Small-subunit ribosomal RNA, central domain from Pilinia rimosa, 350 nucleotides, folded computationally.
Model confidence (mean pLDDT): 87 of 100.
The organism belongs to Pilinia, within Eukaryota.
It is recorded under the gene name rns.
Context: one part of a larger RNA
RNA sequence: CUGGGCGUAAAGCGUCUGUAGGUGGUUUAGUAAGUCUAUUAUUAAAGCUUGAAGCUUAACUUCAAAACCGUAAUAGAAACUAUUAAACUUGAGGAUAGUAGGGGUAGAGGGAAUUUCCAGUGGAGCGGUGAAAUGCGUAGAGAUUGGAAAGACCACCAAUGGCGAAGGCACUCUACUGGGCUAUUUCUGACACUGAGAGACGAAAGCUAGGGGAGCAAAUGGGAUUAGAUACCCCAGUAGUCCUAGCCGUAAACGAUGGAUACUAGAUGUUGCGUGUAUCGAUCCACGCAGUAUCGUAGCUAACGCGUUAAGUAUCCCGCCUGGGAACUACGCUCGCAAGAGUGAAACUC
Numbered sequence: 001c002u003g004g005g006c007g008u009a010a011a012g013c014g015u016c017u018g019u020a021g022g023u024g025g026u027u028u029a030g031u032a033a034g035u036c037u038a039u040u041a042u043u044a045a046a047g048c049u050u051g052a053a054g055c056u057u058a059a060c061u062u063c064a065a066a067a068c069c070g071u072a073a074u075a076g077a078a079a080c081u082a083u084u085a086a087a088c089u090u091g092a093g094g095a096u097a098g099u100a101g102g103g104g105u106a107g108a109g110g111g112a113a114u115u116u117c118c119a120g121u122g123g124a125g126c127g128g129u130g131a132a133a134u135g136c137g138u139a140g141a142g143a144u145u146g147g148a149a150a151g152a153c154c155a156c157c158a159a160u161g162g163c164g165a166a167g168g169c170a171c172u173c174u175a176c177u178g179g180g181c182u183a184u185u186u187c188u189g190a191c192a193c194u195g196a197g198a199g200a201c202g203a204a205a206g207c208u209a210g211g212g213g214a215g216c217a218a219a220u221g222g223g224a225u226u227a228g229a230u231a232c233c234c235c236a237g238u239a240g241u242c243c244u245a246g247c248c249g250u251a252a253a254c255g256a257u258g259g260a261u262a263c264u265a266g267a268u269g270u271u272g273c274g275u276g277u278a279u280c281g282a283u284c285c286a287c288g289c290a291g292u293a294u295c296g297u298a299g300c301u302a303a304c305g306c307g308u309u310a311a312g313u314a315u316c317c318c319g320c321c322u323g324g325g326a327a328c329u330a331c332g333c334u335c336g337c338a339a340g341a342g343u344g345a346a347a348c349u350c
Base pairs, nucleotide, nucleotide: 003322004321005320006319007304008303012318014201015200016199017198021194022193023192025088026087027086028085029084030083031082033081034080035077036076037075038074039073040072041071042070049065050064051063052062053061054060091191092188093187095184096183097182098181099180103177104176105175106174107173108172109171110154111153114150115149116148117147118146119145120144121143125136126135162169163168206247207246208245209244210243211242215241216240220236221235222234223233258317259316260315261314262313263312266295267294268293269292270291271290272289273288274287275286276285299306300305323350324349325348332343333342334341335340
């Protein structure tokens, strides 16, 4: 010496399921493939290393030894890996009994507000702004009362709270349905972890077809502002936003932090379940497990900070990075109706 890294400097796939592969709990016995020991054969010479010798010395040359750590055969060892056989229960899964939840799909019902329409009252303004104007209004607006219709949304509760793999999920009820957690420790007996390819899901915008269209609102038109104003402000307003079926497959898809397991001070909230020496019972309190937050020790970090939900200490598996730009580009290929997505350089330049 036998790389170093990935929260913010380049770097964790958006998320999951899972094939091959890699890795893998405890005990006993066997085998001997890996592994280890010994011997033998081979490993050309030169060179390298060590010790001598020869040219005056050195370089150089010569001699001797060692080495050539690989390969093959034979004989052994049996701790570890592997394998075979048998077993175990802590990992994993199942059963039983509970339990929280905006988890998902479908259906039904409801509510304030908004807009429009109809009718009544009423009679000059309304609206908008920094100020105005465009705009609406005596063909009766705005205001107000009653009625009708439509579409979208779901105040308060609401939280630092809950659920979900992620995206995400909130009016109420019903049906179907996924996952979690707790307790018993009854059953199976390593059935596990990760996961190249592959498959599934995946906000918003966008696309195709058919509906729907209240409000909002890219584009667009008009009014202002301004030197100009393809903007900010105002008046209108179409795609779209909504539903059904299909596509797209991307986001600062963020905790900018891949997954699994084990270990390593505490303190304070909060959610779910359970237990108790607390209670007549419930609450309080104490403890256990599972989440979710704040602070913090050791340790880590360039610092900021992280800190049992690690960015600490370790192991296993996957993904990714290797100066900035050119470049989330070109070419090719795959996918897509398209938009484009995925993969992904170089010349040149600093």